[in-house]
RNA sequence: CAGACGAGCGGGAGAGCCCGUUGUCCCUCACCGGACACGGCGCCGAAGGAGCAACCGCCCCGGAAACUCUCAGGCCACAGGACCGCUCGGCUG
Numbered sequence: 001c002a003g004a005c006g007a008g009c010g011g012g013a014g015a016g017c018c019c020g021u022u023g024u025c026c027c028u029c030a031c032c033g034g035a036c037a038c039g040g041c042g043c044c045g046a047a048g049g050a051g052c053a054a055c056c057g058c059c060c061c062g063g064a065a066a067c068u069c070u071c072a073g074g075c076c077a078c079a080g081g082a083c084c085g086c087u088c089g090g091c092u093g
Base pairs, nucleotide, nucleotide: 001093002092003091005089006088007087008086009085010084011083016041018040019039020038022037023036024035025034026033042075043074044073048071049069050068051067055063056062057061
C1' cells in the first nucleotide's frame, strides 16, 4: 500500500395508515376513534432464499448479478435494509 472479514458511525429506496356487524386492548356514559392479532384482496423488493444467465476461472467442472421469482420479509411511523462513504481491529500478500 492492497485484499477479504468483523465492529462502530453516517447516508439508504419501493409498495394499501385498503376492506371486514371477527377477536383483544386503549379512550368514552355510550357511539365514534386508535392500536394489535386474524381473514380477504391488491401491491413492493435492497435482509435471507431460489432460478436463469451475461461474464469469469484452475474450463472435468465450478463461481456467478442490482436480472427474474416472491417461499420468507415488507407496504404511516419505528424497526429492518442490499449498497456506498469514513474510522477502528486483527488476518493475508